The part of an RNA shown here (large-subunit ribosomal RNA, domain II) has 687 nucleotides and comes from Candidatus Woesebacteria bacterium RIFCSPHIGHO2_01_FULL_44_10. The coordinates come from a structure-prediction model, not an experiment, and the mean pLDDT is 81. Its Rfam family is "Bacterial large subunit ribosomal RNA". Gene Ontology terms of the family: ribosome and structural constituent of ribosome.
Context: one part of a larger RNA
RNA sequence: UCCGGCGAGUUGCCUCAUACUGUUGUCUAACUCCUUAAUGGAGGGAGGCAAAGGGAAACCGAGUGCUAACAGUGCGUUUAUAACAGUAUGUGGCAGACCCGAAACCAGGCGAACUAACCAUGAGCAGGGUGAUCCCCGAUGAAAAUCGGGGGGAGGCCCGAACCGGUGUAAGUUACAAUUUGCUCGGAUGACUUGUGGUUAGAGGUAAUAUGCCAAUCGAGCCUGGAGAUAGCUGGUUCUCCCCGAAAGGUCUUUAGGGACUUACGGUCAUGAAUAAAUUUGCGGGAGGUAGAGCUACUGAAUGGGGCACUAAGGGUAACCAAGGUGUUCCAACCAAACUCCGAAUUACUGCAAAAGAUCCGUGACUAGACAGCCAUGCAGGGCUAAGCUUGUGUGGCUAGAGGGAAACAACCCAGACUCUCGGCUAAGGCCUCUAAAUUUUGACUAAGUUUGAAAGGAAGUCGUGCACCCCAGACAGCUAGGAGGUUGGCUUAGAAGCAGCCACCCUUUAAAGAAAGCGUAACAGCUCACUAGUCGACUGGUGUGCGGCGCCGAAGAUUUAUCGAGGAUUAAGUCAAAUGCCGAAGCUAGAGCCCUGAACUUGUUUCAGGGGGUAGGGGAGCGUUCCAAGGGCUGUGAAGCCCCGAUGUAAAUCGGGGUGGAGCGCUUGGAAGUGAGAAUGCCGGA
Numbered sequence: 001u002c003c004g005g006c007g008a009g010u011u012g013c014c015u016c017a018u019a020c021u022g023u024u025g026u027c028u029a030a031c032u033c034c035u036u037a038a039u040g041g042a043g044g045g046a047g048g049c050a051a052a053g054g055g056a057a058a059c060c061g062a063g064u065g066c067u068a069a070c071a072g073u074g075c076g077u078u079u080a081u082a083a084c085a086g087u088a089u090g091u092g093g094c095a096g097a098c099c100c101g102a103a104a105c106c107a108g109g110c111g112a113a114c115u116a117a118c119c120a121u122g123a124g125c126a127g128g129g130u131g132a133u134c135c136c137c138g139a140u141g142a143a144a145a146u147c148g149g150g151g152g153g154a155g156g157c158c159c160g161a162a163c164c165g166g167u168g169u170a171a172g173u174u175a176c177a178a179u180u181u182g183c184u185c186g187g188a189u190g191a192c193u194u195g196u197g198g199u200u201a202g203a204g205g206u207a208a209u210a211u212g213c214c215a216a217u218c219g220a221g222c223c224u225g226g227a228g229a230u231a232g233c234u235g236g237u238u239c240u241c242c243c244c245g246a247a248a249g250g251u252c253u254u255u256a257g258g259g260a261c262u263u264a265c266g267g268u269c270a271u272g273a274a275u276a277a278a279u280u281u282g283c284g285g286g287a288g289g290u291a292g293a294g295c296u297a298c299u300g301a302a303u304g305g306g307g308c309a310c311u312a313a314g315g316g317u318a319a320c321c322a323a324g325g326u327g328u329u330c331c332a333a334c335c336a337a338a339c340u341c342c343g344a345a346u347u348a349c350u351g352c353a354a355a356a357g358a359u360c361c362g363u364g365a366c367u368a369g370a371c372a373g374c375c376a377u378g379c380a381g382g383g384c385u386a387a388g389c390u391u392g393u394g395u396g397g398c399u400a401g402a403g404g405g406a407a408a409c410a411a412c413c414c415a416g417a418c419u420c421u422c423g424g425c426u427a428a429g430g431c432c433u434c435u436a437a438a439u440u441u442u443g444a445c446u447a448a449g450u451u452u453g454a455a456a457g458g459a460a461g462u463c464g465u466g467c468a469c470c471c472c473a474g475a476c477a478g479c480u481a482g483g484a485g486g487u488u489g490g491c492u493u494a495g496a497a498g499c500a501g502c503c504a505c506c507c508u509u510u511a512a513a514g515a516a517a518g519c520g521u522a523a524c525a526g527c528u529c530a531c532u533a534g535u536c537g538a539c540u541g542g543u544g545u546g547c548g549g550c551g552c553c554g555a556a557g558a559u560u561u562a563u564c565g566a567g568g569a570u571u572a573a574g575u576c577a578a579a580u581g582c583c584g585a586a587g588c589u590a591g592a593g594c595c596c597u598g599a600a601c602u603u604g605u606u607u608c609a610g611g612g613g614g615u616a617g618g619g620g621a622g623c624g625u626u627c628c629a630a631g632g633g634c635u636g637u638g639a640a641g642c643c644c645c646g647a648u649g650u651a652a653a654u655c656g657g658g659g660u661g662g663a664g665c666g667c668u669u670g671g672a673a674g675u676g677a678g679a680a681u682g683c684c685g686g687a
Stems, first nucleotide, its partner, number of pairs: 001687006011095004016090009025049003031043004053060002063075004098236002101233001105226006116200009125190001127159003130155001134151007163187003168183004202218001204214003211220001239622006249262005265369001266367007279355007292342001293340002299336002303332009314321002373398010403414003418593004423589003429583003432567003438580001440579006451569001457553002461550010478535005484508003489503003514529001517528003594612007601604001623676001625673007633665002641660008
């Protein structure tokens, strides 16, 4: 990992609801008798429920309680197929209560054969080194003593085997080994190591304390029991078809991933109303304080300037002046979710009419799930007018929705899948090839592979369209020539001559030429420009300035082109405008069939109308397994089981044939359940 088997809403009692059965009040319980293989039958009315309620009760009673009450009022009386019992189904309650799953808690026992400490009694420690107290001898000395030599053999002494340990590192890590091996390393006469026997026990022991150790287990051992502890948590929960079909809201919650209630939403049954309702459109009605706007219309905020009043730092010998502050007023401009003198559109509600349409709504009973939502879009709050962010509200979708498109892609676009067909038409989106359908038509644009990612900003890209001005009396550009004189203007300055700076910026000659627009010089000089003439020869030409279309730059990233799905595409296979055709879905339609609901009558295997996506969840109808009862059958002329083939049914399934097998097994009608397996890191076995 696979295969096979096992594996989860059960049982008892009670309550309520629904359906059916029995009785007319209803039902028996224990027990007794008869009978049987199991069982069944008869008796048994003790008692329960019902038949009357009200009151705390005494008690009263179709009434009764409150009360002084004959008042009032609460609960009853009236009517309805009502009551009881049983069976089935579905909730709920008490029980382990659908199944598996803790960590833990408590009780009683078992453990010191591992390990910790201790007790008793034994054992072990190669070899080498150092050389303490002490003792002896010699020398010197008056002595005390000092020096030298010898003996001796102390020590939680030194080096280092056994032994004990476990420092570093490597190997090993389905190991040689559930802690090992190699090298290296610490202690090695001691607080040493070790054998045997014994002691201490879990609310405990032991501990040179590490929460260490107490049998591969220790923040409280193990075993058994209480015990199916509890688990608002995770996982799992087994056959089929048909009908309907949610919610992720509100309120409360030691509540927030749980729960309760809910007229927020589902299902089933019953019932009610309607010239139906929802819906759309048109007309009408009232409601409102948003957008906008406004503010000497309030509440606040707030900019610039002026006037007046009060006040005032400071200044002044004084008269007095006065920055600034507060209030008020005038002019001008302005702000606000919690401002409004104003005030829409839209919306919601409602009346009427029309359209299409054949279901929606209300009520009651019983009973679910749900109370983690998410994305898109409109309008808002928070945030950074950030977030696949967060909080509201309206709508749509996903959730619980398949199909087509968007390369791929819950939510976007199209569109709501009962089944079948080698039928047809379309939607979104497409039609060069991959790839179904146009290498389709007309007119334009783009040259950037823009298309096929992006901003501020930048630019004689290009196309279109305006406006202004110039132009054969010659525009614009180029070329040739001129570009002068007063004058080196005045001032300044070492100098200042058009050109450091300041002031002024006139006049003359002219076709024209600035007291000079730039380069240049120390200052001059010198080179250009403005301006003028000539040359040239455009009539559609030139200059300037707008607007629009498409493009350009701005544009740097990490495995591989990688921002068209790819190939590839340039009068397009790009973009804009228009046209025709085609492709394209589970949409629509054609044909055939199945199921559900309603209606109609001619009551039929009828016709008509509508419906059949679906998670949680509700309802309905069935298939199969084991056993029981009754009936009726099969079987050695071959039962069950197993293998193969064929057929039938919407499905669960069933039937037939062949083989194998070798003794039991179906069918019909009822009944009862240890009744259906793919999942639970399920359990057991096998491969």